[in-house]
């Protein structure tokens, strides 16, 4: 020097907050899906879902319905 473990601490998990919890990450975690083109890659192109990683609530969006 590198790996490997624990521990604190920070970060991450496709659109915002806040609370509980789950998993990974330590310069890495992460960066959705379909279809066409290309061609069993990569880039381009059109479309379609979710405001959670999971739960609860808040806020922004959509649909209905009553006043």
């Nucleotide at each position: 020097g590198a790996g490997g473990c624990g521990u604190a601490c920070g970060g991450c998990g496709a659109u915002g907050a806040g609370g509980c919890u789950c998993g990974c990450c330590g310069c890495a975690a992460c960066c959705g899906c379909a279809c066409c083109c290309a061609u069993g890659g990569c880039c381009g192109g059109u479309g379609c879902u979710g405001a959670u990683g999971g739960c609860c609530u808040c806020u922004a969006c959509g649909u209905g319905a009553u006043g």